[in-house]
RNA sequence: GCGGCUGUAGCUCAGAGGUAGAGCAUCUGGCUUCCAUCCAGAGGGUCGAGGGUUCGAAUCCCUCCAGCCGCUCCA
Numbered sequence: 001g002c003g004g005c006u007g008u009a010g011c012u013c014a015g016a017g018g019u020a021g022a023g024c025a026u027c028u029g030g031c032u033u034c035c036a037u038c039c040a041g042a043g044g045g046u047c048g049a050g051g052g053u054u055c056g057a058a059u060c061c062c063u064c065c066a067g068c069c070g071c072u073c074c075a
Stems, first nucleotide, its partner, number of pairs: 001071007010024004018055001026042005048064005
């Protein structure tokens, strides 16, 4: 330098055009003498950044950033 994959909640991930979800974790309540387990509920992200397309974008297109992998060149 070229190509590919990945980037979504604190963590692990889903969502493939119709306005973002699960598990774990956290908090509250219930249960219990207490703790744990179990049950119910709550908070938490505008989706790596910026543009474009569209009535509508996490999703399609472009550029950039970060991580990982491979190839090539030079030394």
This is a predicted structure of a 75-nucleotide RNA (transfer RNA) from Parvibaculum sedimenti. It matches the Rfam family "tRNA". The family's RNA type in Rfam is transfer RNA. The prediction has a mean pLDDT of 80.